[in-house]
Context: one part of a larger RNA
Molecule: large-subunit ribosomal RNA, domain V
Organism: Bergeriella denitrificans NBRC 102155
C1' cells in the first nucleotide's frame, strides 16, 4: 500500500413493481336507493280478431194519453193563436164500486145504474175560459227505432298437455271424430298506470390536502401605500325593495339639544322665553354630499312623455355610466326659466324557446290565410347569479387507469406558538432575615426531545408502533469520585459547581411505548442517531381482501368504535466493517 479469498449488511435515499394510502381528472367500472330519463315484465281501457237469441236499466227519437193550486178570484188558470157556439138516445147531470196522481183542495179514467140536460160569452185578472179546434213547453206513462252498460244462454269462430282412430315399428307433429270451455281466453295496434327487474348518466368550484363547516351576484367602508386599481376562508355591514306621492313646478319654513317659565303632565306631549349652532333630517346600509337646502310645509299638476342625440366616462368583450343640443306635445311659473322619476351610490339575469297587442314587411303558380320578421311588452332564487339540460342523489376496504411530491398521512428540512432547560428582577414565604431552600407578578436567553405551523425533497415507492439482536453518541449526571453553601451537631439529607472512565434490574398485566404491581439493586439516568437498527429476526398492533356485535344509513355501506382469521422476496456488484492469504 497492492492484489485476493471467507464472511456480515450500516450506506449506495439498494433491486423488484409508471405508490394500491391521499389528492386531481368535467377518467372508467360494478353497487344502492323514495337522483334523472328510459325500458322488459306485469297491469287498465279502446277498437279489431267477434257471431245468435233472451232478459234487465239507461239515453236520443216518433206515436198516443196524460201533466201543471203566487196574490185576487164561484178554483190546481202552462204559453199563443183561431173562436160564439160547442157536448150529448152511438146515452147528459147525479149516484155507487174500483184505480192513477196529488202543493190532502181536488183532478183525470174506467164499470154498473140512471135518464135528459151539461158548458161558455156576464164579476174578479198582467192573460180567458180543457165550451171547442190548431201547435209548442215541464214532468210523466205506454208503444215503436237507433244505441250503451249489466246479466243468462246457445255454437260456428277460436283454445284444449283430455278419449280414440290413422300417417305410423313413434308420449313430437298433423288430419279424421268424439268429449270440454268459448265469444271469454289469447293474440295485434292505441292508451293510462306500475316498474333499480334492466340500461343509459348525473351527483359543482372555492379550500393553507382533502372531507365536515362556510361561500359563490350586487352595494358601502377599511386593507389600498394622498391620480385609477389593486390580493387572502383579511376587518365591519347591507340589497334581492319601496313610493301617483316619497315624482314635476311655484310660493314659504328651519332643525336638534340645555335651562328657565307654565293646568291635568311624570326624564321626554303641546306653549313662551334665553343660550348654542346642523349635533337633526334624507324611506333602507354605510361612504359622500346637502341651508338659493337634496330637510320640512302648501297650491296646481303628470316630463315617471315620444323620437333623437354631439361628446365623454368606464371597460378583454359583453355589459355598465353621464350628458349639452335638436323636433313633437305637455306641466309648473308673471317671467327668466326648470321638469326625459326619486340627495347620489344596491334593488339583479345574457341567449334560445313561447305568449300577448301592434306593424305602410314577408307571404313557395295568382288571391288569401298559416307562419315568419319588425316595434312593444311578458314568461327564470337559471341566487353554483357569464346562466352546461327542459329534466339527475349516493357507495366501493371488490376496485381500475392516467397523473401530482402542483397535494396530506411516515421521516428529513424550516420555524419554535406550545414543550423542556437556564438566566434577571424580587413581592411573599421562610419565628426574625428576599435570595439555606421555595418563589409570584413580569421580563430576556437555550435546546430541537412533545403537540403543532409551513409543504421544501422523495407518490416511475424514503416500508409504519412496539419487541428481539447488536450498538453508537451528548450531558441538562441515576451510581460510583472531588468540591462550595446549609435554616450541615451525627447520621440522613437539601441546593449547586466540576467530572462521560465504568455501571445502570428480573417477573406479573396490557400488543403496547408509556403506565401499575411484586421483589432486588450502589444505581434501576434523560436524550440523539430516518421516534438508531425489517436487502437482521419478529409480526401482537395499526391498514386490503372473509365474517360478527354495537351504531349510524331507506340502502348499497360506514365507524382514531369492537371481535375472530389473515403470503414480510432479494445468490451482496460498489462503500463499509471481521477474519484470513500472497506480494
Nucleotide at each position: 500500500c497492492c492484489c485476493g479469498c471467507u464472511g456480515c449488511u450500516a450506506g449506495a435515499c439498494g433491486g423488484a413493481a409508471a405508490g394500491a394510502c391521499c389528492c386531481c381528472g368535467u377518467g372508467a367500472a360494478c353497487c344502492u336507493u323514495u337522483a334523472c330519463u328510459g325500458u322488459a315484465g306485469c297491469u287498465u281501457u279502446g277498437c279489431a280478431u267477434u257471431g245468435g237469441a233472451c232478459u234487465u236499466u239507461g239515453a236520443a227519437g216518433u206515436c198516443a194519453c196524460u201533466u201543471g193550486u203566487g196574490u185576487a178570484g164561484g178554483a190546481u188558470a202552462g204559453g199563443u193563436g183561431g173562436g160564439a157556439g160547442g157536448c150529448u138516445u152511438a146515452g147528459a147531470a147525479g149516484c155507487a164500486g174500483a184505480g192513477a196522481c196529488g202543493c190532502c183542495a181536488g183532478u183525470c179514467u174506467c164499470u154498473g145504474u140512471g135518464g135528459a140536460g151539461c158548458c161558455g160569452u156576464c164579476c174578479u185578472u198582467g192573460a180567458a175560459a180543457u165550451a171547442c179546434c190548431a201547435c209548442c213547453c215541464u214532468g210523466g206513462u205506454g208503444u215503436c227505432u237507433u244505441u250503451g252498460a249489466g246479466g243468462u244462454u246457445c255454437u260456428a269462430a277460436c283454445c284444449c298437455a283430455g278419449g280414440u282412430c290413422c300417417g305410423u315399428a313413434a308420449u313430437c307433429c298433423g288430419g279424421a271424430u268424439c268429449g270440454g270451455g268459448g265469444a271469454c281466453c289469447g293474440u295485434g295496434c292505441a292508451u293510462g298506470g306500475u316498474a333499480g327487474g334492466c340500461a343509459g348518466u348525473u351527483u359543482g368550484a372555492c379550500u393553507g390536502g382533502g372531507g365536515c363547516g362556510g361561500u359563490c351576484u350586487c352595494c358601502u367602508c377599511c386593507c389600498a401605500a394622498a391620480g385609477a386599481g389593486u390580493a387572502a376562508c383579511g376587518g365591519a355591514g347591507g340589497a334581492g325593495u319601496u313610493c301617483g306621492a316619497a315624482g314635476g313646478u311655484u310660493a314659504c319654513c328651519u332643525a336638534g339639544g340645555u335651562c328657565c317659565g307654565g293646568u291635568c303632565g311624570g326624564a321626554a306631549a303641546u306653549c313662551g322665553g334665553a343660550c348654542u349652532g346642523a349635533u337633526a333630517g334624507u324611506g333602507c346600509a354605510a361612504u359622500g354630499g346637502c341651508a338659493a337646502a337634496a330637510g320640512g310645509u302648501a297650491g296646481c299638476u303628470u316630463a315617471a312623455c315620444u323620437g333623437c342625440g354631439a361628446g365623454a366616462c368606464c371597460g378583454a368583450c359583453a355589459a355598465g355610466u353621464c350628458g349639452a343640443g335638436c323636433a313633437g306635445g305637455u306641466g309648473c311659473g308673471a317671467a327668466a326659466g326648470c321638469a326625459g322619476g326619486a340627495c347620489a351610490u344596491a334593488g339583479u339575469g345574457a341567449u334560445c324557446c313561447g305568449g300577448u297587442g301592434g306593424u305602410u314587411c314577408u307571404g313557395a303558380a295568382u288571391g288569401g290565410a298559416a307562419g315568419g320578421g319588425c316595434c312593444a311588452u311578458c314568461g327564470c332564487u337559471c341566487a353554483a347569479c357569464g346562466g352546461a339540460u327542459a329534466a339527475a342523489a349516493g357507495g366501493u376496504a371488490c376496485u381500475c387507469c392516467g397523473g401530482g411530491g402542483a397535494u396530506a398521512a411516515c421521516a428529513g428540512g424550516c420555524u419554535g406558538a406550545u414543550u423542556c432547560c437556564g438566566c434577571c428582577c424580587a413581592a411573599g414565604a421562610g419565628u426574625u432575615c428576599a435570595u439555606a431552600u421555595c418563589g409570584a407578578c413580569g421580563g430576556c436567553g437555550g435546546a430541537g426531545u412533545u403537540u403543532g405551523g409551513c409543504a421544501c425533497c422523495u407518490c416511475g415507492a424514503u416500508g409504519u408502533c412496539g419487541g428481539c439482536u447488536c450498538a453508537u453518541c451528548a450531558c441538562a449526571u441515576c451510581c460510583u469520585g472531588g468540591g462550595g453553601c446549609u435554616g450541615u451537631a451525627g447520621u440522613c439529607g437539601g441546593u449547586c459547581c466540576c467530572a462521560a472512565g465504568g455501571g445502570u434490574a428480573u417477573g406479573g398485566c396490557u400488543g403496547u411505548u408509556c403506565g401499575c404491581c411484586a421483589u432486588u439493586u450502589a444505581a434501576a439516568g434523560u436524550g440523539g442517531u430516518a421516534c438508531g437498527u425489517g436487502a437482521g429476526c419478529u409480526g401482537g398492533g395499526u391498514u386490503u381482501a372473509a365474517a360478527a356485535c354495537g351504531u349510524c344509513g331507506u340502502g348499497a355501506g360506514a365507524c382514531a368504535g369492537u371481535u375472530u382469521g389473515g403470503u414480510c422476496c432479494c445468490u451482496a456488484u460498489c462503500u463499509g466493517c471481521a477474519g484470513u492469504g500472497g506480494g